[in-house]
């Protein structure tokens, strides 16, 4: 230089173009003399950035950024 892949909650991760899931962690409650575990609940995301297509985009298209790999 070129080709491909990945980017979503603090971490890991799911999602046929139609309200973005779950687990761990966090917080609250129950239980316990107390802690942990267990159980119940809550909160937490402008889906890497900027545009485009569409009634509607995490998803499709373009460019860019970061990382990983192949070829030269």
């Nucleotide at each position: 230089g070129u080709c491909a892949g990945u980017a979503u909650a603090g971490c890991u991760u799911a999602a046929u173009g139609g309200u973005a899931u779950a687990g761990c962690a966090u917080c609250u409650g129950u239980c316990u003399u107390g802690u942990a575990a267990a159980c119940a609940g809550a909160a937490g995301a402008u889906u890497g950035u900027a545009g485009g297509u569409u009634c509607a985009a995490g998803u499709c298209c373009u460019a860019c950024u970061a990382c990983u790999g192949g070829c030269u």